[in-house]
């Protein structure tokens, strides 16, 4: 190099949410990722009108209602679209925690590793991987 046989289904996107190890499992444990607590120093003045986190999901304005607040639009911080930028075009600006109490923070210490999607966005430039010469 060829041929046979077996297996497996593997296009990828949001997200930190993977991966490995021991176990029959159940479940432990560890890498990586992510997140919260926590000093001096700095910084801040709070004050129940609570305050605070984790996320792109904050803020304005205008109806309607049972007006703490609920709903329905226009928009808007921000965000997302298969490596990176640039445009244009499209979506999406949620939920849910802690419970009176947390600024920043070195040791330290504590906690996630889910869940949803996918017949496919262009055009430009750049870079990178492959294959043949």
């Nucleotide at each position: 190099a060829c041929a046979u046989u077996c297996g497996c289904c593997u296009u990828g996107c949001c997200g930190a949410a993977u991966c490995c190890g021991c176990g029959a499992a159940a479940g432990c444990g560890g890498a990586a990722c992510g997140g919260g607590g926590g000093a001096c120093c700095c910084a801040c003045g709070c004050a129940u009108u609570g305050g605070g986190g984790u996320g792109u999901a904050u803020c304005u304005c205008c109806g309607c209602c049972a007006u703490u607040g609920g709903u329905g639009g226009a928009g808007u911080a921000g965000g997302u679209g298969a490596c990176u930028c640039c445009c244009u075009c499209a979506c999406c600006g949620a939920a849910c925690c802690c419970g009176u109490c947390a600024g920043c923070u070195a040791a330290c210490c504590c906690c996630g590793u889910a869940g949803g999607c996918u017949u496919a966005a262009g055009g430009g430039a750049g870079a990178g991987g492959c294959g043949u010469g």